[in-house]
RNA sequence: UGCGGGAUCGUCUAAUGGUAGGACGUCGCUCUCUGAAAGCGAAAAUCUUGGUUCGAGCCCAGGUCCCGCAG
Numbered sequence: 001u002g003c004g005g006g007a008u009c010g011u012c013u014a015a016u017g018g019u020a021g022g023a024c025g026u027c028g029c030u031c032u033c034u035g036a037a038a039g040c041g042a043a044a045a046u047c048u049u050g051g052u053u054c055g056a057g058c059c060c061a062g063g064u065c066c067c068g069c070a071g
Stems, first nucleotide, its partner, number of pairs: 001070007010024004018054001026042005047063005
């Protein structure tokens, strides 16, 4: 440099173009002599800039970063 793939809550991982969900973790409450476990609840994310569309995590283009292959 060329080609291909990837980027979603703190972490991991889902999501036919139509309410962004789950697990673990965190916080609160219940339970307990205390803690753990258990139960209930809460907060928390679509890498970025544009485009298409009534509507984009998803489709298209540019950019950033990561991985692989080729040279």
The RNA shown here (transfer RNA) has 71 nucleotides and comes from Candidatus Colwellbacteria bacterium RIFCSPLOWO2_01_FULL_48_10.
Its Rfam family is "tRNA". About the family: Transfer RNA (tRNA) molecules are approximately 80 nucleotides in length.
Model confidence (mean pLDDT): 80 of 100.
RNAcentral holds the sequence, with entries from ENA.